[in-house]
c-di-AMP riboswitch aptamer (ydaO/yuaA leader) from a Frankiales bacterium, 148 nucleotides, folded computationally. It matches the Rfam family "c-di-AMP riboswitch aptamer (ydaO/yuaA leader)". Rfam's curators write: This family represents a conserved RNA structure found upstream of the ydaO and yuaA genes in Bacillus subtilis and related genes in other bacteria. The ydaO/yuaA element is thought to act as a genetic 'off' switch for the ydaO and yuaA genes in its native state. It is believed that the element may be triggered during osmotic shock leading to activation of ydaO, a predicted amino acid transporter gene, and members of the yuaA-yubG operon which code for KtrA and KtrB K+ transporters. Model confidence (mean pLDDT): 75 of 100. The sequence was found by an Rfam model in a public genome assembly. The organism belongs to Frankiales, within Bacteria.

RNA sequence: GGGUGGUCGUCGCGAGAACGCGGGACAGGCGCGGGGGAACCAGGAACGACGGGACCUAGCUUCUAGGGGUCCCUGGGGUGAAGCGCGCGAGCGCCGGGCAGCCCAGCCCGAACCCGACAGCUCACCUCGCAGGCGUACGGGAGGACUA
Repeated sequence: GGGUGGUCGUCGCGAGAACGCGGGACAGGCGCGGGGGAACCAGGAACGACGGGACCUAGCUUCUAGGGGUCCCUGGGGUGAAGCGCGCGAGCGCCGGGCAGCCCAGCCCGAACCCGACAGCUCACCUCGCAGGCGUACGGGAGGACUA
């Protein structure tokens, strides 16, 4: 971390304090953060242009698959600081992030995951997340190495 089971949490119902039933650490509320989503604006001369692959799908059988569904990915998009350029390569440069406000110097980092052809902005509205990790101090236990 995942799965399963349980319970007197919060929660729902009944009720009369108690209690009973349900459900179950979910769900719900508050707050904070993210995504989708009109008009206007932006974008766009028109056409080419709703990309590629696999599988499934038509009444009882067979055939067919325009349409529909599922999965994957090179286009595009999202969270995030995690991008751009050069090099055959090792690497280098710019830029971005961190080191307790600001500046200089120095050191370190620039990942990962998701959507699945699709999304500009965006009122109403819809929806998702709130995990994980790191640091400091104190205490206990086990084991190892070295020396005498």